[in-house]
RNA sequence: AGAUGAGGUAGAGGUUGCGGAUGGCAAUAGUACUCCCGGGAGCCGGCAGGCGAUGAAGGGGAGGAAAGGGCCCGCCGCCGAAGUCAGGGCUUGGCAAGGUCCGGGGCUGGGACUGUACUGAACAAGUGCAGGACUGUCACCAUUAUUAUGGUGGAGCACUAUCUCAUCA
Repeated sequence: AGAUGAGGUAGAGGUUGCGGAUGGCAAUAGUACUCCCGGGAGCCGGCAGGCGAUGAAGGGGAGGAAAGGGCCCGCCGCCGAAGUCAGGGCUUGGCAAGGUCCGGGGCUGGGACUGUACUGAACAAGUGCAGGACUGUCACCAUUAUUAUGGUGGAGCACUAUCUCAUCA
């Protein structure tokens, strides 16, 4: 020099890797909402329920948003990054539904495409499931002088590099 185990550090997949916040832009939308005219009993909601003669719906006029989601420039944090399911906490007046936080409980290596279901104003986008390709990584097999190529399969508690400790030899 080698092998195994434990722990630490640093990296790679992709120029469409993942996430976050600010700013700008489009859309939401001439919508919600407010006032006036006229009208004269219905309207809203998934349910419960709520609004209405102190004037509902539809109609006309004046004014007129916002949140979530999306795109762009740069910035920040990262490589189970993160997402999602179930559970728990808080919250939106109750249920449903939604928002947010928590923890290795489960699943997913990565992005795209197609189909489908849900959310959504949306034909944007997101998420779940499925499909066949692409791609990164490791293992095995085959070919090859090497480089490399092909096939099959696995999963991120992984892979590569390196350090420390322990054991074996």

Predicted 3D model of a 169-nucleotide RNA (Lysine riboswitch aptamer) from a Clostridia bacterium. The sequence was found by an Rfam model in a public genome assembly. The source organism's lineage runs through Bacteria, Bacillati, Bacillota and Clostridia. Its mean pLDDT, the model's own confidence on a scale to 100, is 80. Its Rfam family is "Lysine riboswitch aptamer". Its family is annotated with lysine biosynthetic process in the Gene Ontology.